[in-house]
C1' cells in the first nucleotide's frame, strides 16, 4: 500500500417473536443468529414497495457509484 483476504483481534444481525412509532412499505429497542471483508455512511443514479396519491414516503442485507474504517499472511 490495497486491485488482495490467510490469521488474529473483533463487529454487525436474515427470518421469526414481544414491545414502540407510522396510514403504510418500514423504523427503533430487547430476544433470536441466515448470512456478511465494509451487512459502516450517503437516495446520486437504476430498480422494488407503501400511500393520506400527481405527490410524498420507504428499502443501503437489490444492483451500481461515493465517503469512511479493523488487521497484514499470500501479493
Nucleotide at each position: 500500500c490495497a486491485u488482495c483476504g490467510a490469521a488474529a483481534c473483533g463487529g454487525c444481525a436474515c427470518c421469526c417473536c414481544g414491545g414502540c412509532g407510522g396510514a403504510a412499505a418500514c423504523g427503533c429497542c430487547g430476544g433470536u443468529c441466515c448470512g456478511c471483508a465494509a451487512a459502516g455512511c450517503c437516495a446520486c443514479g437504476g430498480g422494488u414497495c407503501u400511500c393520506a396519491u400527481c405527490g410524498a414516503g420507504a428499502c443501503g442485507g437489490c444492483c451500481g457509484g461515493g465517503c469512511u474504517g479493523c488487521c497484514g499472511a499470500a501479493g